[in-house]
Model confidence (mean pLDDT): 83 of 100. SAM riboswitch aptamer (S box leader) from uncultured Lawsonibacter sp., 112 nucleotides, folded computationally.
RNA sequence: CUUAUCAAGAGCGGUGGAGGGAACGGCCCGAUGAAGCCCGGCAACCUGCGGAUACAAAGUCAGUGUGUAUGCGCAAGGUGCUAAAUCCGGCGGUAGUGUAUCGAAAGAUGAG
Numbered sequence: 001c002u003u004a005u006c007a008a009g010a011g012c013g014g015u016g017g018a019g020g021g022a023a024c025g026g027c028c029c030g031a032u033g034a035a036g037c038c039c040g041g042c043a044a045c046c047u048g049c050g051g052a053u054a055c056a057a058a059g060u061c062a063g064u065g066u067g068u069a070u071g072c073g074c075a076a077g078g079u080g081c082u083a084a085a086u087c088c089g090g091c092g093g094u095a096g097u098g099u100a101u102c103g104a105a106a107g108a109u110g111a112g
Stems, first nucleotide, its partner, number of pairs: 001112006011039001013038003019029003024089003040082003045078002047075004052070005086106001091103005
C1' cells in the first nucleotide's frame, strides 16, 4: 500500500502493584486491586484433514487420479482477542434536527 472483518464470544485463577480504555474531547473502569506477565478461555483470518459442487488440463473403453475456485464439517499448528458497539463523538448525507440513522475518516486484527 491492497483487501476482508470489527453489535456475537471469552476466569469469582496466580503474580504484580497504579494506572487503564490508541490520540484529542467526553464518559467510564481501577486498592472490593489498573497496566504488564503466567495459566485458563473465546473465536476461526491463515493453516491441516474430510466430504460436496463447478471449472481446467492430462489420461483411460471405463473406473479413477491432479489442479483451481466456492461454500460445508472437524481440528486448533501461526496470529488475534478476552469491561462498555472499535465505549461514544469529531467529517458528510438523510429525517420527524438539544435527537435518530446511514456512510466516511481514523484505528484494530488477519491475509497478501